Model confidence (mean pLDDT): 86 of 100.
Predicted 3D model of a 72-nucleotide RNA (transfer RNA) from Corynascus novoguineensis.
The RNAcentral record of the sequence draws on ENA.
Taxonomically the source falls in Corynascus (Eukaryota, Opisthokonta, Pezizomycotina, Chaetomiaceae).
RNAcentral records the identical sequence in 3 taxa.
Rfam family: tRNA. Gene Ontology term of the family: triplet codon-amino acid adaptor activity.

[in-house]
RNA sequence: AGCGAGCUGGCGCAGGGGAAGCGCGCCGGGCUCAUAACCCGGAGGUCACUCGAUCGAAACGAGUGCUCGCUA
Numbered sequence: 001a002g003c004g005a006g007c008u009g010g011c012g013c014a015g016g017g018g019a020a021g022c023g024c025g026c027c028g029g030g031c032u033c034a035u036a037a038c039c040c041g042g043a044g045g046u047c048a049c050u051c052g053a054u055c056g057a058a059a060c061g062a063g064u065g066c067u068c069g070c071u072a
Stems, first nucleotide, its partner, number of pairs: 001071007010024004018055001026042005048064005
């Protein structure tokens, strides 16, 4: 320098046009003599950034940044 993959709550990941969900964790409650386990509820996300296309974008297009890999 070229090519490919990835970037989404604290962590690990889904979701690929009608607008964000799962597991773990955290907080509150239930159960228990009590703790764990189990059950119920809740908080927490400018979806890396900018621009564009669209009635509408996390998703599509362009560019940029960062991480990983391959080639030279």